[in-house]
RNA sequence: CCAGUCGGCCGGACGGCCGCGGCUGCAAUGCUGGAAACGGCGCAGUCGAGGAAAGUCCGGGCUCCACGCGGAUACGGCGGCGGGUAACGCCCGCCGGGAGCGAUCCCAAAGGUCGCUUCUAGGGAUAGCGCCACAGAGAACAGACCGCCCCGGACAAGCCGCGCAAGCGGCGCGAUCCGGAGCAAGGGUGAAACGGUGGAGUAAGAGCCCACCGCGCCGACCGUAAGGAAGGCGGCACGGCAAGCCCCGCCGGGAGCAAGACCGAAUAGGAGCACGCGAAGCUUCGGCUUCAGGCCCGUCCGCGGGUUGUGCUCGGGUUGGUCGCGAGAACCAUGCGGCGACGCAUGGUCCAGAGGAAUGGUCGUCACCCUCGGACUCGAUCUGAGGGCACAGAACCCGGCUUACAGGCCGACUGGCGUU
Numbered sequence: 001c002c003a004g005u006c007g008g009c010c011g012g013a014c015g016g017c018c019g020c021g022g023c024u025g026c027a028a029u030g031c032u033g034g035a036a037a038c039g040g041c042g043c044a045g046u047c048g049a050g051g052a053a054a055g056u057c058c059g060g061g062c063u064c065c066a067c068g069c070g071g072a073u074a075c076g077g078c079g080g081c082g083g084g085u086a087a088c089g090c091c092c093g094c095c096g097g098g099a100g101c102g103a104u105c106c107c108a109a110a111g112g113u114c115g116c117u118u119c120u121a122g123g124g125a126u127a128g129c130g131c132c133a134c135a136g137a138g139a140a141c142a143g144a145c146c147g148c149c150c151c152g153g154a155c156a157a158g159c160c161g162c163g164c165a166a167g168c169g170g171c172g173c174g175a176u177c178c179g180g181a182g183c184a185a186g187g188g189u190g191a192a193a194c195g196g197u198g199g200a201g202u203a204a205g206a207g208c209c210c211a212c213c214g215c216g217c218c219g220a221c222c223g224u225a226a227g228g229a230a231g232g233c234g235g236c237a238c239g240g241c242a243a244g245c246c247c248c249g250c251c252g253g254g255a256g257c258a259a260g261a262c263c264g265a266a267u268a269g270g271a272g273c274a275c276g277c278g279a280a281g282c283u284u285c286g287g288c289u290u291c292a293g294g295c296c297c298g299u300c301c302g303c304g305g306g307u308u309g310u311g312c313u314c315g316g317g318u319u320g321g322u323c324g325c326g327a328g329a330a331c332c333a334u335g336c337g338g339c340g341a342c343g344c345a346u347g348g349u350c351c352a353g354a355g356g357a358a359u360g361g362u363c364g365u366c367a368c369c370c371u372c373g374g375a376c377u378c379g380a381u382c383u384g385a386g387g388g389c390a391c392a393g394a395a396c397c398c399g400g401c402u403u404a405c406a407g408g409c410c411g412a413c414u415g416g417c418g419u420u
Stems, first nucleotide, its partner, number of pairs: 001416010012366007020048007030041004050391001054402002057400005062256004075252005080094005095122001096120010123247002128245002130241003145187002147183002150180005158171005195213005214236001215234004221228002260323004270314006278291005293308006330349008368388008376379001
């Protein structure tokens, strides 16, 4: 200098014009929508998306519903230890384990120790059950395929030797075959094969014995704890899976802002009180029909439609309206405490709100990146033209996690190249 990984941060700037949403003020209470409850309209000021506003996965706030107290069971979730936090399955630190690289001990191997990087759903496999595919001889209180060793047996034609002959012996005969017994070192299978290396030993072998390593049990001592561990004992047994059931410990009522609260029409519908309550007809005596009158809606002012005994009062409640709705587990700065997550103190700031939903458009200048050129002072230079500038859009709020993201900055680590 370049590349990669991880962590942290930023994620365009300024100005003009036009426009949108909230709040506050101006203000005559003017105009206007609506039956009402409640809204809208002008001007000015001010504020107006994110690091993820996303997925809606986890934990909370808030709201309503349910609920005597305690225990057990079922179901679901979580699971090393300590800390942080309102809480968490989140975060920090530590412990244990796995993998890689390097150094070291070592003849070497196996293994140990140290350092760095990285991963880890990591209670219990000595409560019990279950499972361990394929391959392989054998997969859990295992096994003998090849192999090693010992013993016994078999082996034709033919050839040779001896013998008068019958026959006997030898060769054939070995990397051969068969049977029995021993072994588990070597080969081979597998994710996993019942310790490893070396020696002694043996017919061959074997923790059978020995040394070292590993492993198991105990363990002074250290640590809040998980855990670590000097040392001692043991010849070696006790395989793996709990993200299969299960056991142990801890936690857990339900629904969600369409939560929920309030206000609140009539030509919908209910109840009460008062009043001798138009006329006619029918009646099962509840009421119904017609006409007249009243009221309401529409209107081209001709009328059409609806409703009704008259008056007063009340509760529920639909369309709808308002609240809930943002001063907060808030943000910024400084200081202090802590390895850290984080906490505390002081000072400062006010920072969108909503309803299907505003936060935008355009122009200019600049910044950044890419491509193609030009200039000479040849650079981390100046300059011209063109192109690009991500993912994405709050909807009750907050803390996390996960996912998406052009480009840029900082730090750590790893690798490569160059120079000294």

Description
Predicted 3D model of a 420-nucleotide RNA (Bacterial RNase P class A) from a Hyphomonadaceae bacterium. Rfam family: Bacterial RNase P class A. The family's RNA type in Rfam is ribozyme. Of the family's consensus pairs, 94% are formed in the model.